[in-house]
Molecule: transfer RNA
Organism: Patescibacteria group bacterium
RNA sequence: GUCAGGGUAGCUCAGUGGUAGAGCACCGGAUUCAUAAACCGGCGGUCGAGGGUUCGAAUCCCUCCCCUGACA
Numbered sequence: 001g002u003c004a005g006g007g008u009a010g011c012u013c014a015g016u017g018g019u020a021g022a023g024c025a026c027c028g029g030a031u032u033c034a035u036a037a038a039c040c041g042g043c044g045g046u047c048g049a050g051g052g053u054u055c056g057a058a059u060c061c062c063u064c065c066c067c068u069g070a071c072a
Base pairs, nucleotide, nucleotide: 001071002070003069004068005067006066007065010024011023012022013021018055026042027041028040029039048064049063050062051061052060
């Protein structure tokens, strides 16, 4: 340099046009003599950045940034 995959909660990841979710973690409750597990609830997001299309974009299109891999 070319090609492919990826960037979404603290972490691991879903979500392919119509109000952004799960598990774990964290906080609280309940339970227990106590702790853990299991149970109930809560907190937490500029969806990498900018622009375009659309009534409406995490999602489609363009440019750029970053990570991984392959080729050279």